[in-house]
Description:
The prediction has a mean pLDDT of 81. The part of an RNA shown here (small-subunit ribosomal RNA, 5' domain) has 544 nucleotides and comes from a metagenome. It matches the Rfam family "Bacterial small subunit ribosomal RNA". Its family is annotated with ribosome and structural constituent of ribosome in the Gene Ontology.
Context: one part of a larger RNA
RNA sequence: GAGCGAACGUUAGCGGCGGGCUUAACACAUGCAAGUCGAACGAGAAUGGAGGAGCAAUCCUUCUAAUAAAGUGGCGGACGGGUGCGUAACACGUGGAUAAUCUACCUUCCGGCGGGGGACAACAGUUCGAAAGGACUGCUAAUACCGCGUACGACGGCGAGGGCUCAGGUCCCUGUCGAGAAAGAUGGCCAAUCCUUGGAAGCUGUCACCGGAAGAUGAAUCCGCGGCCCAUCAGGUAGUUGGUGAGGUAAUGGCUCACCAAGCCUAAGACGGGUAGCUGGUCUGAGAGGAUGAUCAGCCACACUGGGACUGCGACACGGCCCAGACUCCUACGGGAGGCAGCAGUGGGGAAUAUUGGGCAAUGGGCGAAAGCCUGACCCAGCCACGCCGCGUGAGUGAUGAAGGCCUUCGGGUCGUAAAGCUCUGUGGGGAGGGACGAACAAGCGCGUAUCAAAUACAUACGUGCCCCACGGUACCUCCUUAGCAAGCACCGGCUAACCAUGUGCCAGCAGCCGCGGUAAUACAUGGGGUGCAAACGUUGCUC
Numbered sequence: 001g002a003g004c005g006a007a008c009g010u011u012a013g014c015g016g017c018g019g020g021c022u023u024a025a026c027a028c029a030u031g032c033a034a035g036u037c038g039a040a041c042g043a044g045a046a047u048g049g050a051g052g053a054g055c056a057a058u059c060c061u062u063c064u065a066a067u068a069a070a071g072u073g074g075c076g077g078a079c080g081g082g083u084g085c086g087u088a089a090c091a092c093g094u095g096g097a098u099a100a101u102c103u104a105c106c107u108u109c110c111g112g113c114g115g116g117g118g119a120c121a122a123c124a125g126u127u128c129g130a131a132a133g134g135a136c137u138g139c140u141a142a143u144a145c146c147g148c149g150u151a152c153g154a155c156g157g158c159g160a161g162g163g164c165u166c167a168g169g170u171c172c173c174u175g176u177c178g179a180g181a182a183a184g185a186u187g188g189c190c191a192a193u194c195c196u197u198g199g200a201a202g203c204u205g206u207c208a209c210c211g212g213a214a215g216a217u218g219a220a221u222c223c224g225c226g227g228c229c230c231a232u233c234a235g236g237u238a239g240u241u242g243g244u245g246a247g248g249u250a251a252u253g254g255c256u257c258a259c260c261a262a263g264c265c266u267a268a269g270a271c272g273g274g275u276a277g278c279u280g281g282u283c284u285g286a287g288a289g290g291a292u293g294a295u296c297a298g299c300c301a302c303a304c305u306g307g308g309a310c311u312g313c314g315a316c317a318c319g320g321c322c323c324a325g326a327c328u329c330c331u332a333c334g335g336g337a338g339g340c341a342g343c344a345g346u347g348g349g350g351a352a353u354a355u356u357g358g359g360c361a362a363u364g365g366g367c368g369a370a371a372g373c374c375u376g377a378c379c380c381a382g383c384c385a386c387g388c389c390g391c392g393u394g395a396g397u398g399a400u401g402a403a404g405g406c407c408u409u410c411g412g413g414u415c416g417u418a419a420a421g422c423u424c425u426g427u428g429g430g431g432a433g434g435g436a437c438g439a440a441c442a443a444g445c446g447c448g449u450a451u452c453a454a455a456u457a458c459a460u461a462c463g464u465g466c467c468c469c470a471c472g473g474u475a476c477c478u479c480c481u482u483a484g485c486a487a488g489c490a491c492c493g494g495c496u497a498a499c500c501a502u503g504u505g506c507c508a509g510c511a512g513c514c515g516c517g518g519u520a521a522u523a524c525a526u527g528g529g530g531u532g533c534a535a536a537c538g539u540u541g542c543u544c
Stems, first nucleotide, its partner, number of pairs: 001544004006540005013391006019384002021349001026347003030344003035075003040072002048063006082302003092226007101219002106215007114148001116146002123138006155178005161172004184207006193200003228274003235265003240262008277299004281292004304325005327338004355381001357380003363377001364375004394424004404415004428485001429481006438471001444466008488533005493514003499528005509516002
């Protein structure tokens, strides 16, 4: 000199864009943060309104409503969001390998979707418990579950032929045997068949379902190289190193097990200890390098602590389950409930870090045919000069160089064109009026055209009109208003730009270094003046 997720002191007008627990991965009250589908399925309230019966209590019908709240089932809760504890490791970066692998939803292609069965929730009844939560009996549906049939691929056994090969295998073609699938829902139509307002079989769309091939995406495993400190850590190792066989996995492998052998790593630093998430990047520097890893992006790890599996394409799963532990809460003392390192917020720690806000309008995600629902992701608003950038605090003119302050050699000098005065302007502020972009695609509704079709239907494609804004009556624009409401901080001995007076008298004090202060202190304190930066200026801390 530059920089900072900064803090502290003094001061403070506005706006834009960013940033905001670096400490206790400390403990958490409260609310919200993951649901959705009735076009998979069975069942289905209350309240209120209307009508009727009855002396009344009350009862019945209908709307609310094929709604709410539950249940079965499907998809999603493995994404998104947080944190950096652990980890010196194939965790990360980079380059490769998989002939050792898997991949739901999506896209393209090939081939299918036949015919049956038995349950379990919900519900009803009985019952246990303080509660959380159960138990028994009975009824029931499905795109839930289970056989059967069929099998183009694909899989397993036994074979034939060919191509490639790292000689392990792999690809193509082919014979035979075996095992192995599926689910429906919804919209529309009546030319032909049957009953005849119309419907059924049927026809026709849409979305699902099953087997397979390929793609895309995502994931898994292995390897070369690279990036901290300590040798006051020198030897380490028993599933250890290798083999054979088996198990396990999507898959290779001591990954695990049985047996056999005695290996394997190490001064090119094994083993041990300390520290640490890694990277793109960021800061600095002419560069080489050094330091660093906030925000944003990629990867990894973790979710009260430790362990475990289940479900599933995918987890050993932050807002799932089980066990153990610590802590907190409830309890009828028998037993139960919980997990903010999601967004806000509280206590605590600390020099120090924000609102228990608005909205799904946009972007994106989940579910759904769609309308739509959910979304503390996200978009916005609030707080904070924390940072960067921009603007303003007026402009022009004005010498009796006014008054006043300070200094003075008492002549004057200086603050100083500074002020006043005169002439203007209106950014920011205040008032009034108008008033956005972000939204247009998709979807929906209406109309038209084309394709499909037996069809003016449905569906699809295209065109066109309508519908939809949290921010926000915000930005912005126009008009009005008055110079009126808006400047400080540090320094002035040298380094280092900027000097006089008074007070003090090695005192009080200053200080980054050298050093000032003991009676004329440009170094302390105050005043005047000056210098520098400016909505900031200094100090401290850290890095180069």